Model confidence (mean pLDDT): 79 of 100. This is a predicted structure of a 103-nucleotide RNA (Glycine riboswitch aptamer). Rfam family: Glycine riboswitch aptamer. From the family's description: This family represents the bacterial glycine riboswitch.
[in-house]
RNA sequence: AUGAUUAAUGCGGAAGAGACCAUAUUUAUAUGGCGCCGAAGGAGUAAGUUGUGGGCCCCCGAUCUACAACGAAACUCUCAGGCAAAAGGACCGUAUUAUGACA
Numbered sequence: 001a002u003g004a005u006u007a008a009u010g011c012g013g014a015a016g017a018g019a020c021c022a023u024a025u026u027u028a029u030a031u032g033g034c035g036c037c038g039a040a041g042g043a044g045u046a047a048g049u050u051g052u053g054g055g056c057c058c059c060c061g062a063u064c065u066a067c068a069a070c071g072a073a074a075c076u077c078u079c080a081g082g083c084a085a086a087a088g089g090a091c092c093g094u095a096u097u098a099u100g101a102c103a
Stems, first nucleotide, its partner, number of pairs: 006098008018034001020033005035083003041079001042077003048070008
């Protein structure tokens, strides 16, 4: 700087699933039981990359193969969290502040 990107904060939007049952004082809460949800957070991994060993080969390279490491998500798991409203909520939009890439 006609300001990429990222972060913080404010505002707006934002899904799913029992206001289940029993007990304890009372709707909240705690404990136990059964049933569910995925969009705080967490965990798992595909292509691929790298390393090592082996096959092929006179050797190297290429290639094939085995193992190991790394490796994304709104996928999978459901540890955590959640299952009226409120709150929370990945993510999206917008404003401000900071950062300051390319040119």